[in-house]
Molecule: transfer RNA
Organism: Candidatus Sumerlaeaceae bacterium
RNA sequence: UGCGGGGUGGAGCAGUUGGUAGCUCGUUGGCCUCAUAAGCCAAAGGUCAGAGGUUCGAAUCCUUUCUCUGCAC
Numbered sequence: 001u002g003c004g005g006g007g008u009g010g011a012g013c014a015g016u017u018g019g020u021a022g023c024u025c026g027u028u029g030g031c032c033u034c035a036u037a038a039g040c041c042a043a044a045g046g047u048c049a050g051a052g053g054u055u056c057g058a059a060u061c062c063u064u065u066c067u068c069u070g071c072a073c
Stems, first nucleotide, its partner, number of pairs: 001072007010025004019056001027043005049065005
C1' cells in the first nucleotide's frame, strides 16, 4: 500500500427483506434460608466507533475517517 472480517449496556454475543435494540453471564434490590450458596421475582445500565448523505423512518443502505484483526506485497 491492496483485499477481507470485526467495532452493539460491565463481559461475551444476536439483530442478513430498513419500522419502538435483545439474549446469556455479571451488578443492584426483594423473596426463600438459622445463615451462605443455589433457586425464584424485579430493576438499573446502550447517543449501536466518529462524521456526512439517502429515506416518512437507519445498528441495518451509500460515502468518508478512526480503530482491532487476518491475508498478500